[in-house]
RNA sequence: CGAUACAAGGGUGAUGGAGUUCACCUAAACCGCCGGAGGCGUUGAACCGCCCCGGCUGAUGACUCCUACCAGCAU
Numbered sequence: 001c002g003a004u005a006c007a008a009g010g011g012u013g014a015u016g017g018a019g020u021u022c023a024c025c026u027a028a029a030c031c032g033c034c035g036g037a038g039g040c041g042u043u044g045a046a047c048c049g050c051c052c053c054g055g056c057u058g059a060u061g062a063c064u065c066c067u068a069c070c071a072g073c074a075u
Base pairs, nucleotide, nucleotide: 010025011024012023013022016066017065018064019063020062021061032056033055034054035053036052038051039050040049041048
């Protein structure tokens, strides 16, 4: 000086932050669900996937706390 391995570090896990822990990624990990006219794969139809449109749940990967939001009750 180079290579490899381990450890550490960094990033990600459908909406914010922190702690603990798990998983994944090393330029990838990751990017929710339901319904439907239509288009494409595809061909007469169905199914499936993608595109498009409409709708729905949750601030967690998991646990706890804070903040925000929603519902009910009491003062």

Annotation:
This is a predicted structure of a 75-nucleotide RNA (Fluoride riboswitch aptamer (crcB RNA motif)) from a Nitrospirota bacterium. The model forms 100% of the base pairs in the Rfam consensus. The prediction has a mean pLDDT of 75. The sequence was found by an Rfam model in a public genome assembly.